[in-house]
Context: one part of a larger RNA
RNA sequence: UGACGGGGGCCCGCACAAGCGGUGGAGCAUGUGGUUUAAUUCGACGCAACGCGCAGAACCUUACCUGGGCUUGACAUCUGCGGAACCUGGUGGAAACAUCGGGGUGCCUUCGGGAGCCGCAAGACAGGUGCUGCAUGGCUGUCGUCAGCUCGUGUCGUGAGAUGUUGGGUUAAGUCCCGCAACGAGCGCAACCCCUGUCCUUAGUUGCCAUCAUUCAGUUGGGCACUCUAAGGAGACUGCCGGUGUUAAACCGGAGGAAGGUGGGGAUGACGUCAAGUCCUCAUGGCCCUUAUGUCCAGGGCUACACACGUGCUACAAUGGCCGGUACAAAGAGUUGCGAUGCCGCGAGGUGGAGCUAAUCUCAAAAAGCCGGUCUCAGUUCGGAUUGGAGUCUGCAACUCGACUCCAUGAAGUUGGAAUCGCUAGUAAUCGCGGAUCAGCAUGCCGCGGUGAAUACGUUCCCGGGCCUUGUACA
Repeated sequence: UGACGGGGGCCCGCACAAGCGGUGGAGCAUGUGGUUUAAUUCGACGCAACGCGCAGAACCUUACCUGGGCUUGACAUCUGCGGAACCUGGUGGAAACAUCGGGGUGCCUUCGGGAGCCGCAAGACAGGUGCUGCAUGGCUGUCGUCAGCUCGUGUCGUGAGAUGUUGGGUUAAGUCCCGCAACGAGCGCAACCCCUGUCCUUAGUUGCCAUCAUUCAGUUGGGCACUCUAAGGAGACUGCCGGUGUUAAACCGGAGGAAGGUGGGGAUGACGUCAAGUCCUCAUGGCCCUUAUGUCCAGGGCUACACACGUGCUACAAUGGCCGGUACAAAGAGUUGCGAUGCCGCGAGGUGGAGCUAAUCUCAAAAAGCCGGUCUCAGUUCGGAUUGGAGUCUGCAACUCGACUCCAUGAAGUUGGAAUCGCUAGUAAUCGCGGAUCAGCAUGCCGCGGUGAAUACGUUCCCGGGCCUUGUACA
């Protein structure tokens, strides 16, 4: 100087408390361990691994296994020889591939040849998701959006170092004020950026409709007031008033205001810590393989299943289930695409193709809600697992191993032990909608809006963190 303490003081955080809803029990989905297996590819392991890499394993992906092939190689550059490229038929084969044919002759040219592509040969070389993240770059997680981490000069100390950065107030903040052997400065904080909340201006189609006509319908004429869209501005600064305070910083209350003391949300992550994670995104040192640890193909596996754990979905019902009617979103996506009206099918879907490169058309039905009816507390008209049958769609192909539909079947489950998680407001809870990936496949992920709470006395305790101080046989 740090680190640590079941030392002390001060302070903060959904850390506790006060509340609301869960997990832990059930069934299923998914990840992991274990076991099994020819293989069940690999990585990730307290928080900070376990719906994680994977924004989507039937083939492909794919790295694994079994079998069948290749050896200058699937890919790159160079040399020589031949042929245009390319299209196409047969045989063997699971395919890769092997083999036998047919068609075809282009572009530039100094007529030697050249460019491009294909084949053969020889070697230089290619190739490796092989090892080492404890050789590395880059990227990332975490403490933590915590308020800290340092430097120059000066001063003090033999020195390591100290001071500044401590102290008194204050703040979300090393934020600001005052004091002070310190005076300044840098990286962080804050602000500058984006979205949202109010108003104004400009603009008025594809958007809107107050007034006037018109219609089934903003449908048409008309209009751009309003809504909205999207560009520019205004607005909030403790600016004003009162009080407290040291006349300070600031705090408390008030006015005005759409908004008040950081208005709400996002992006933004200091010096560093964990030899944290990643050599399987990529890059890269070293080591290793080179008729194989490379490469092509078919099939299988990553989907196994006595079991254990994590994360979720659906429930156990009446604040509910079912049936009929009826209302209101936002944000997105769409030409290899979204696909309307109509017709067929109980349905998944089929048929057909209007319109749309989209404020125009389509996906598109929002759902919870509201109105009416029914069920009457039961393993039920709750719950939907499982299984049988019949189908639909995508796709060369749904056996291993897809999603969905219909009929039948109707399991566990009656609110969950010890324990444990999230959340402070348009939040939790609850309800649906969209998107990426994607041929197909979503209870996951990323977004969007609808309905919309309860509670916080307080900081003794648990956990994590900041500052000062103290002890130490620790570094």
This is a predicted structure of a 475-nucleotide part of an RNA (small-subunit ribosomal RNA, 3' major domain) from Geotalea uraniireducens Rf4. It matches the Rfam family "Bacterial small subunit ribosomal RNA". The organism belongs to Geotalea uraniireducens, within Bacteria.